[in-house]
This is a predicted structure of a 109-nucleotide RNA (SAM riboswitch aptamer (S box leader)) from a bacterium.
RNA sequence: AAAUCAUCGAGACCAGCAGAGGGUUCAGGCCCUGUGAAGCUGGGGCAACCUGUCCGUCGAGAGACGGAGGAAGGUGCCAACUCCUGCGGCGCAAGCCGAGAGAUGAGGC
Numbered sequence: 001a002a003a004u005c006a007u008c009g010a011g012a013c014c015a016g017c018a019g020a021g022g023g024u025u026c027a028g029g030c031c032c033u034g035u036g037a038a039g040c041u042g043g044g045g046c047a048a049c050c051u052g053u054c055c056g057u058c059g060a061g062a063g064a065c066g067g068a069g070g071a072a073g074g075u076g077c078c079a080a081c082u083c084c085u086g087c088g089g090c091g092c093a094a095g096c097c098g099a100g101a102g103a104u105g106a107g108g109c
Stems, first nucleotide, its partner, number of pairs: 004106005013043005021032003026086004044078003049074003053068006082101001087098004
């Protein structure tokens, strides 16, 4: 890296540098953006996937499962549902469900 598993309608921004783009790619839409985009740096915050802590159940044990708390460690994230649509199903429609793709975590050499 791949396989595999889980989640994706919640939540959380300031400053400095920089200077025109950005919302993953393609297409279409719709947005954000000189009242400053991307990027970089510093600080802040959100969340609770993993570790750790505590509780319960099961277990001979290793441990498994469930829950709590809040954030010490490892990640992640901080416009809009993963911004929406693209494929399939249902529906008069609005829309709903699913697939695919993607993202993140775990996992793995």

Overview: The prediction has a mean pLDDT of 80. The sequence was found by an Rfam model in a public genome assembly.